[in-house]
The prediction has a mean pLDDT of 84. Predicted 3D model of a 501-nucleotide part of an RNA (large-subunit ribosomal RNA, domain I) from Marinicellulosiphila megalodicopiae. It matches the Rfam family "Bacterial large subunit ribosomal RNA".
Context: one part of a larger RNA
RNA sequence: CGUACACGGUGGAUGCCUAGGCAAUUAGAGGCGAUGAAAGGCGUGGAAAUCUGCGAAAAGCUCGGGGGAGGCGAUAACAUCCUAUAAUCCCGAGAUUCCUGAAUGGGGAAACCCAACCGUCAUAAGGCGGUUAUCUUUACCUGAAUACAUAGGGUAAAGAAGCUAACCCGGAGAACUGAAACAUCUAAGUACCCGGAGGAAAAGAAAUCAACCGAGAUUCCCUAAGUAGCGGCGAGCGAAAGGGGACUAGCCCAAAAGUUUGUAUAGUUUUAGUAGAAGGCUCUGGAAAGUGCCGCCAUAGUGGGUGAUAGCCCCGUAUACGAAAGAACUAUAUACAUGAUACACGAGUAGGUCGGGGCACGAGAAACCUUGACUGAAUAUGGGGGGACCAUCCUCCAAGGCUAAAUACUCCUAAUUGACCGAUAGUGAACCAGUACCGUGAGGGAAAGGCGAAAAGAACCCCUGUGAGGGGAGUGAAAUAGAUCCUGAAACCGUGUACGU
Numbered sequence: 001c002g003u004a005c006a007c008g009g010u011g012g013a014u015g016c017c018u019a020g021g022c023a024a025u026u027a028g029a030g031g032c033g034a035u036g037a038a039a040g041g042c043g044u045g046g047a048a049a050u051c052u053g054c055g056a057a058a059a060g061c062u063c064g065g066g067g068g069a070g071g072c073g074a075u076a077a078c079a080u081c082c083u084a085u086a087a088u089c090c091c092g093a094g095a096u097u098c099c100u101g102a103a104u105g106g107g108g109a110a111a112c113c114c115a116a117c118c119g120u121c122a123u124a125a126g127g128c129g130g131u132u133a134u135c136u137u138u139a140c141c142u143g144a145a146u147a148c149a150u151a152g153g154g155u156a157a158a159g160a161a162g163c164u165a166a167c168c169c170g171g172a173g174a175a176c177u178g179a180a181a182c183a184u185c186u187a188a189g190u191a192c193c194c195g196g197a198g199g200a201a202a203a204g205a206a207a208u209c210a211a212c213c214g215a216g217a218u219u220c221c222c223u224a225a226g227u228a229g230c231g232g233c234g235a236g237c238g239a240a241a242g243g244g245g246a247c248u249a250g251c252c253c254a255a256a257a258g259u260u261u262g263u264a265u266a267g268u269u270u271u272a273g274u275a276g277a278a279g280g281c282u283c284u285g286g287a288a289a290g291u292g293c294c295g296c297c298a299u300a301g302u303g304g305g306u307g308a309u310a311g312c313c314c315c316g317u318a319u320a321c322g323a324a325a326g327a328a329c330u331a332u333a334u335a336c337a338u339g340a341u342a343c344a345c346g347a348g349u350a351g352g353u354c355g356g357g358g359c360a361c362g363a364g365a366a367a368c369c370u371u372g373a374c375u376g377a378a379u380a381u382g383g384g385g386g387g388a389c390c391a392u393c394c395u396c397c398a399a400g401g402c403u404a405a406a407u408a409c410u411c412c413u414a415a416u417u418g419a420c421c422g423a424u425a426g427u428g429a430a431c432c433a434g435u436a437c438c439g440u441g442a443g444g445g446a447a448a449g450g451c452g453a454a455a456a457g458a459a460c461c462c463c464u465g466u467g468a469g470g471g472g473a474g475u476g477a478a479a480u481a482g483a484u485c486c487u488g489a490a491a492c493c494g495u496g497u498a499c500g501u
Base pairs, nucleotide, nucleotide: 001500002499003498004497005496006495007494008493009492015486016450017449020421021420022418023417024416025415026414027413028412029410030409031163032162039100040099041098042055043054044053046078050074051073061094062093063092064091065090066089070082071081105114106113107112115132116131117130118129119128120127121126134160135159136158137157138156139155140154141153142152167198168196169195170194171193178185182232208215209214219246220245221244222243223242229237230236250402251401252400253346258338259337261335262334263333264332265331266330267329268328269327270326271325273321274320275319279294280293281292283290295312296311297301303315304314305313351375352374353373354372355371356370357369358368361387382397383396384395385394386393437444438443457485460472461471462470463469
């Protein structure tokens, strides 16, 4: 040095576990905000720090309800207190709620600086309370150039603003890519941006389809159908009628159907809760829920916990009850608002020409819808449509308005489920994570779970630097479970023995 065996070190795979995720289902909720939101800063405890809670009335105050013995959050110890005159805790309603932030008195490098006016208490300063942004609308007062006026200025009242996951409507709108290149085309009216709204939105009661038979608002699903078509007839794009379902609701224009809000009554649900059956002995063991024996309950043998695997130990579960106060919904009654700055049936409209856009339809034989420019009717004896156009026939009545349900989505709440994951997985995040850290910045973005049933977390002694670490002792079922703590693979490093060289 090698090989083999044994025993170790290192390391943290594997197994088991789950505190966290993921995907759904069923209900609920679908908004919060000038009565100051979302998000933060700074404070706040007897106690230093962080989280949580709260706000100078600061881990809290008041009232009502529940509940019934301990409590002063995570967070120990010490200290101090509270509590059967009902605390802590849970629910409801209030009070307080610093500073920033739409931030709104002015300013500003957010969490800071500087004011004015009114009231009030003191009067030497000052304290306390309130008001003071902008825009829109309405009313009133003023009021230029400029006579009347108007612009402008001012006062009062009401409203708005900002945030928010997806869904919705509108405006504006790419490129990569595909076409095996590329220009029409595609990607795609997608992404991104802007505006607006609601719990849904939008659409909606035929100037619709159909085909000589008829249907009868809209929306959504299945089908028709990858069909008819469109298309450098390339790549690709791609209907509708009809049929079957979901859901159904109709109305108004000298205003209504309806919708919304308040109040009252009734009901349902909800925001705390209450009651809730039935088991003992034995054996093994550290521990019984396991073994053996004999029982019991069940409208409850879903589930979780308890020193191993418990229907009968605990929490629960089935079931039956429960609200002073608040909330939601439904119905009825009533009042106000809204519908509606509208309106007597729709004119610069329908239609036309030119240029665009939308329709599955790329100008095509291209109807239909829409409109930037220019034009421009008729008035029910009328007008639109039936895919160029004309006639016949059929059908409907534009240029005014409202309308639930069936449909879409899930930041959020509750319950439940999983041939979903189990710590390199599952969210980036099971752990004080959008943290540490990186970047001027936009932004990027981790690693990190497990002693034990219970801390019983090793008193005391010894070595040592008043160390680190270890050896005894003790605890424990176990300490090769000792806090770098379950199991503890491999790589890698040793010690011992044997053999070989």